[in-house]
Molecule: transfer RNA
Organism: Pseudomonadota bacterium
RNA sequence: GCCCGUGUGGCGGAACUGGUAGACGCGCACGACUCAAAAUCGUGUUCCGAAAGGAGUGUGGGUUCGAUUCCCUCCACGGGCACCA
Numbered sequence: 001g002c003c004c005g006u007g008u009g010g011c012g013g014a015a016c017u018g019g020u021a022g023a024c025g026c027g028c029a030c031g032a033c034u035c036a037a038a039a040u041c042g043u044g045u046u047c048c049g050a051a052a053g054g055a056g057u058g059u060g061g062g063u064u065c066g067a068u069u070c071c072c073u074c075c076a077c078g079g080g081c082a083c084c085a
Base pairs, nucleotide, nucleotide: 001081002080003079004078005077006076007075010026011025012024019065027045028044029043030042031041032040046055047054048053058074060072061071062070
């Protein structure tokens, strides 16, 4: 340099033929139960914000009424190939 694959919250991991992003689980926080704890149960848990609201699927663009999904570009990681005076 060329080819292939992957990239989504703190972690794992979903999302149909493009139509509510993060289901579900783990972890965490608070609460219930307990003398106390463990276990169990309930509620919450992407980010910013007091709220209203806004942003968000590696980056930046494009198509579309609408993009995690399609197209282009670049970046990172993994694998393969090539070059190596």